[in-house]
Context: one part of a larger RNA
């Protein structure tokens, strides 16, 4: 609870697609449902309010009137919303020309390191700790050289940089494939925004089955080392899933970097200089904020739609339901207490 909020005090779903619904650009027309105006009917009386009056006053009672509205009918208005019809191009989309990228999936190749095995040299320790010990080693360890195998991860470049809806994505090459941005302005002509339910994706850990197992490795340190970490096929569906900041649109001082791509001027050309769009940072005006801070990438000024909050504990618990092989997840109280 007709109110106020959601960066940090309680509160933005982890992210996206999209159904119903809500909301919706510019111009002209129709209609009159919403809207506005007039009139009529009705909304019993009593009550409430106002003005008079009667009980000696008052409570009480009587008479008259009105406000505020509701419903129905009727006659008008036509700005706005809705409807009808016809258009427009600025929103949105398609086609065209370029372009950047660790975006995704699959295949192939590579080097450094580590461990193990084999062989050579060599001969007493190595390893580990705060200090030690367990451990390894004369059946030759550690060290060093050569060869072989395996699995996992890809130093430098590397950035305050790039891409992706988010989770996330980085050795190199190839194939397939998604999205973005810029330019020109050809086409469609509001096709848009949001989105309850619903669906899809979703780190790590974990589960099932089958492979593979070098290194690392589950409560302080050490020596070994199991599950796991890796791959394939399913499941799980959670995170400080964070910018602790939902999405869209418009407006509101600047300065200074970086990334992508145009234009102008200059030039042999590139650079430098000026300027546009898209993104990503820092600083900062107005404004906002409890302060910290935010500040054209807003937490400013407005509109639309969704989600969520309502003192702490009990408690993200109990019960019920749905999902899951399980672990558990989702939904989600109350008594009591301060």
């Nucleotide at each position: 609870u007709u109110g106020g909020g959601c960066g940090u005090a309680a509160a933005g779903c982890g992210u996206c697609u999209g159904u119903a619904g809500g909301u919706g650009g510019c111009u002209u027309u129709u209609c009159a449902a919403g809207u506005c105006c007039g009139c009529c009917g009705u909304c019993a009386a009593a009550u409430c309010c106002c003005a008079g009056g009667g009980c000696u006053c008052a409570a009480c009672c009587c008479u008259g009137g009105a406000c505020a509205g509701g419903c129905g009918g009727u006659g008008g208005a036509a700005a706005c919303u809705a409807c009808c019809a016809a258009g427009c191009u600025g929103g949105a989309g398609u086609a065209c020309g370029g372009u950047a990228g660790g975006g995704g999936c699959a295949g192939a190749g590579g080097g450094a390191a580590u461990u193990u095995c084999c062989g050579g040299u060599g001969g007493a320790g190595c390893g580990g700790u705060g200090a030690a010990a367990u451990g390894c080693a004369u059946u030759g360890a550690g060290a060093u050289c050569g060869g072989a195998a395996a699995g996992a991860a890809c130093a430098c470049c590397a950035a305050c940089g790039g891409c992706g809806a988010a989770a996330g994505c980085a050795c190199u090459c190839u194939g397939c494939u998604g999205g973005g941005c810029c330019g020109a302005c050809a086409c469609u002509g509001a096709c848009a925004c949001u989105g309850a339910g619903a669906g899809a994706c979703g780190a790590a850990a974990g589960c099932u089955a089958g492979g593979g197992g070098a290194g690392c490795a589950a409560a302080c340190c050490c020596c070994a080392g199991u599950a796991g970490u890796c791959c394939u096929a399913g499941c799980c569906g959670u995170a400080a899933a964070c910018g602790a900041u939902g999405g869209a649109u418009a407006c509101u001082a600047g300065g200074u970097g970086c990334u992508g791509u145009g234009c102008g001027a200059c030039u042999c050309g590139a650079c430098c200089c000026g300027u546009g769009c898209a993104g990503u940072g820092c600083u900062g005006u107005a404004g906002c904020u409890a302060a910290c801070g935010c500040g054209u990438u807003a937490a400013g000024u407005a509109u639309c739609c969704c989600g969520c909050c309502u003192g702490g504990g009990g408690a993200g618990u109990a019960c019920g339901u749905u999902c899951g092989c399980a672990a558990g997840a989702a939904u989600g109280a109350a008594a009591c207490u301060c």
This is a predicted structure of a 338-nucleotide part of an RNA (small-subunit ribosomal RNA, central domain) from Triticum aestivum. RNAcentral holds the full RNA, with entries from SILVA. Its mean pLDDT, the model's own confidence on a scale to 100, is 84.